[in-house]
Context: one part of a larger RNA
Molecule: small-subunit ribosomal RNA, 5' domain
Organism: uncultured bacterium
Parts: sequence; structure tokens; C1' cells
RNA sequence: GGACGAACGCUGGCGGCGUGCCUAACACAUGCAAGUCGAACGAAGCUUGACGAAUGAUUUCUUCGGAAUGAAAUCUGAUAUGACUGAGUGGCGGACGGGUGAGUAACGCGUGAGCAACCUGCCCUUCGGAACGGGAUAGUGUCUGGAAACGGACAGUAAUACCGUAUAACGUAUUUUUACCGCAUGAUAGAAAUACCAAAACUGAGGUGCCGAAGGAUGGGCCCGCGUCUGAUUAGCUGGUUGGCAGGGUAACGGCCUACCAAGGCGACGAUCAGUAGCCGGUCUGAGAGGAUGAACGGCCACAUUGGAACUGAGACACGGUCCAAACUCCUACGGGAGGCAGCAGUGGGGAAUAUUGCACAAUGGGGGAAACCCUGAAGCAGCAACGCCGCGUGAGUGAAGAAGUAUUUCGGUAUGUAAAGCUCUAUCAGCAGGGAAGAUAAUGACGGUACCUGACUAAGAAGCUCCGGCUAAAUACGUGCCAGCAGCCGCGGUAAUACGUAUGGUGCAAGCGUUAUCC
Repeated sequence: GGACGAACGCUGGCGGCGUGCCUAACACAUGCAAGUCGAACGAAGCUUGACGAAUGAUUUCUUCGGAAUGAAAUCUGAUAUGACUGAGUGGCGGACGGGUGAGUAACGCGUGAGCAACCUGCCCUUCGGAACGGGAUAGUGUCUGGAAACGGACAGUAAUACCGUAUAACGUAUUUUUACCGCAUGAUAGAAAUACCAAAACUGAGGUGCCGAAGGAUGGGCCCGCGUCUGAUUAGCUGGUUGGCAGGGUAACGGCCUACCAAGGCGACGAUCAGUAGCCGGUCUGAGAGGAUGAACGGCCACAUUGGAACUGAGACACGGUCCAAACUCCUACGGGAGGCAGCAGUGGGGAAUAUUGCACAAUGGGGGAAACCCUGAAGCAGCAACGCCGCGUGAGUGAAGAAGUAUUUCGGUAUGUAAAGCUCUAUCAGCAGGGAAGAUAAUGACGGUACCUGACUAAGAAGCUCCGGCUAAAUACGUGCCAGCAGCCGCGGUAAUACGUAUGGUGCAAGCGUUAUCC
């Protein structure tokens, strides 16, 4: 000098764009943050607005009057249909999005190669298929246990829920075989035989779904080369350890696991141990080489009170799922139960220190749905904070009686100083009034009566902070008297202090200025 997620002191007009718990991965009141589908399913409740059919009752008109037609209106109940509501079965989504950086020195990350060892819901393309049956169960009803959480028994019911049979290859498995390719374990293509495996319907009639197979796309899994902090005042480490064989397991390779066999494997090119740490694109600095750093934004990883485990599923060993254990908090009728903000706000605590319990799904994106639409603290906005960067303003011209005041003085003067006043203008910003978007269009705007435009109006409403001995731009007076104090270094202060304190003047920067911490 530059930088900063900064803090502190003094000061503070406006706007735009960003940023905002670096500490306790400390504990959390309250609200919200993941639902959706009635075009998969049965039942319940509510309503009767619109259309049609039918029953009963009443009234009016017409026809008729021995008898009884037609029309309209109102009411009641039932069926069907439609709309709505909250539960339940079922489907898809809750593995994304959002948060945090505790752990991790590791194939975690970065980069480059590989899988002849793999998976992939939804999406796209192509081929083929969907035949016949069955038994349950929730909701519900009755009874019943418990303070609650939550249950139990019996009865009965539906499905795109579940099960059985059939059919099937370009599928899977085994065996045999041919061709061809590869460094290779082997791969690819073809043929034959045997065995095995599937399905679901709905509809508003347009479609949407279901099953099998092949290919694609997307996303993931695994392996390897190289790189990736400090310490030797850590020198030896290792028993599933290193390899083989057989088996198991996995989507898949592999001591991943198990039995047996061998005795290996790593290490001064730093093993092991200990400390520290998420990694990168980047960011800061620097002429560069390098050094430091990893906030915000983007990619990857890890975690979700602590530890462990699996279930479901295309995908998790799952932040707002389950089970077990632990600590903590809460409820309890003491028998037993409930919870997890490192989601958005917010509270306490810690701290030098970090914001609103806001608006709205209008846009972008995501989930569900055929759609309408619903959900979305993602996201879009607004609020707070000079926390940062950038821009603008606090007036312009003229004005010497060089006014007054103040400071100083050699008492003549000098400085403040064209500065002020006065006169003439202007209106950026702020304030007032009127109009008023784009963003989104078929329609829908939180932002927002915002941005922006126009008009009138008044110089009015808007300047501070630091420093002035040298480094280093800028000095005089008074007070103090090695005191009080200053200080980044050198050093000032003991009676004439340009270095302390105040005043006047000046210097520098400016809505900031200075100090402190940290980095180059």
C1' cells in the first nucleotide's frame, strides 16, 4: 500500500447492487418448511342449486260436472347423478429441494484413465402382450381395555391392494456347439436342448395407465495412476493381517464375510502414532514466482441430539420415517407415554459481534394430478444494519466597507477571508401534487401506487473525522512543569514544549474518518 462475512470510537443526507452467528455440531417456547391424486377403491356425512323420471299432499287455472282431464307452483321422503368435507385402502412423491462443517489426512477431494465386474423409478424410441379365477383386509358396526399414547374381540366390505392357474421371447439359468475378436481372466454373434418367470384397469370415448423385452438419455456404484498440512523430542507397524483355494454375500469386483492352506504385507521415497483440517472452481496479495485463504455463488463429500441397526424402495441404511440403547426436556391417574430448528422466522445462552415470529406463490423451478388446481420459509420480494462496493448531493455566479467576531502581534499590523452578509440564478437528492409501467399474458403482479414521467415550490432539510517533531502533507499562542500525559519506530515532558491539554489556524480523506484484529 492492498484486502476483510469484521468489531470498537466519533459522526451520519439519498439511491443502486451485494452481504449479514466466523463463538456453543449449546438448549430450544410458538407458527410454518411435503404433499397430492375421487379419471385406482368402498363406505360415511352434508346439500338439493341445474336437467330428467316416478310417489304422496296442498293451492290456482282450464276442461268437466253422472264422473274426472290437462297445465303450473310449493312441500315431503326415496333412487340415480353432480358438487363439497374430513378420515381409510391404494398409487406417486417424502433419497429432490433447504441447512451445517462436527467428523474425515481418506480414492474424501482434484485431475486423468477404466469396468471383459455393475444398477438406473419417472422420460424418449422400437417390438410383443394383457386369458381365466380366488381368498382376505382397513375404513365401518357392536362389545370392550387404558389417565393418555394406543389398542383388543366378533361381524361384514372394495380395488390399479394381495394370491393362484394359463400363455411368452430378442429374457434368465444350465448343457452342447460354430464363427470371429482380444495381451488376457474372456467378450461378441449364431444354432440346439431342458427348465423357469408377466400383467390392471380407469375414462368426460379424446386418451391415460398395466406387463415383458431391446436400445437411448439421465443419474449413480466400483477400481486404478498422479497430486493433496505439520511433527522423528513418533521407527518400527500388521493377525483377516498378505496371498491362494472353495463357498457365501452383493446390482457388481474384492478378506466384503466364512472354512482350509501358505507366511506373508507395509516402512527413512517416512509406515505406524500424534496434532490440525471438509476438498475444489475460486478469493486476497504479488511484476512474477510464490504466499495466505476456502464467507457469499457453483461442483463433490460428510452429518442430522449421541451411538448402533435394519425395513421399505429404482434409489436411503433415510434432517421434519422405523427399531434399540444413552443423555436431556415435557406429560402422567405412577401403570406408562411424548420430543429432536446444523429448514424459515424467533427465544435463551455464549460472544467484540451478525437481521423480521414480514408478503405472496405474480414469475422461475420442484412434487402430485388427464386437467382445473393443490402444496412449496426452494425461489421471488419487502423489512433491519454505512457491513462492503459504486453513484449523487449538501448549491452556482457575483461580491473589499478586506465588516463584525475570534486568534495573534514588534500594537503599525497580520490571519480567518470572497469566506460571510448583500445582489442575481438554479433545483440533482429529499419533501408536495398528478399520472403510472415492463416483468405476463387468453387470464392471473407479492413487489407496488414501486421504478419512471410531469408540474408547482423553497437555498431551503443534508459534514464530519483524523492529523500538524522526523519518517509524513500541515504551526502559533496559552496552560502544565519528568507532573498530568503522548507514543507505530526514533523518542517528547524536570519553567520559554511546533511532540502533553486547550484555542486559533492549517493538512489529508470525506458520508465517512480513525483505531484494533488478521492475511499478502